Predicted 3D model of a 94-nucleotide RNA (c-di-GMP-I riboswitch aptamer) from Usitatibacter palustris. The model forms 91% of the base pairs in the Rfam consensus. The coordinates come from a structure-prediction model, not an experiment, and the mean pLDDT is 83.
RNA sequence: CCUGAAACAGGGCAAACCCAUCGAAAGGUGGGGGCGCAAAGUCACCGGUCUAAAGGGUGCCGUUCAAAGGCCCUACGACAGCGGGAUUGCCAGA
Repeated sequence: CCUGAAACAGGGCAAACCCAUCGAAAGGUGGGGGCGCAAAGUCACCGGUCUAAAGGGUGCCGUUCAAAGGCCCUACGACAGCGGGAUUGCCAGA
């Protein structure tokens, strides 16, 4: 550096859901839990997905006219357990 997850050793992580907590939300963190995972270790670089507080739009709804609100756009917020990439690593084989 490559291949594998059959076996061996140490084992590791932890979906849904519940509780607490932070957050506008997506989601994060801690505890319980255990669906799964050979990188389900780490990094938002590329694609994708989620959210839309702040900001923007005013075609549409709303209104007597407006405004508020709805609606639409938008990531500087997230997801590494969506795919790719980068990087580190246990065991075994070559």